[in-house]
SAM riboswitch aptamer (S box leader) from Bacilli bacterium VT-13-104, 107 nucleotides, folded computationally. Taxonomically the source falls in Bacilli (Bacteria, Bacillati, Bacillota). The RNAcentral record of the sequence draws on Rfam and Ribocentre.

RNA sequence: CUCUUAUCAAGAGUGGCGGAGGGACAGACCCUGUGAAGCCCGGCAACCUUCAAGUUUUUUCUUGAAAAGGUGCUAAUUUCUGCAGAUUAAUUUCUGGAAGAUAAGAG
Repeated sequence: CUCUUAUCAAGAGUGGCGGAGGGACAGACCCUGUGAAGCCCGGCAACCUUCAAGUUUUUUCUUGAAAAGGUGCUAAUUUCUGCAGAUUAAUUUCUGGAAGAUAAGAG
């Protein structure tokens, strides 16, 4: 980097360093010297992991609990839209997809 599967409406700091940018892309709309990115610490969650009960019977699946390790996340629904369909008085609302992010596995 590519493919497969799953998830994306919840959750998480008045901390330290740092100094101007950030929210993938495009448009919009936002955040930011009342301090952006990044790093550290703290925290959240529970994908991998462990345990228990039930289920299935080669394989598994469901529920509950834990959090030491591997990731991840810690403004706004993945900030909204981006293609298609339905719907509305409407640039309205809804559904699916695309794209993106993360995890696990494969190449």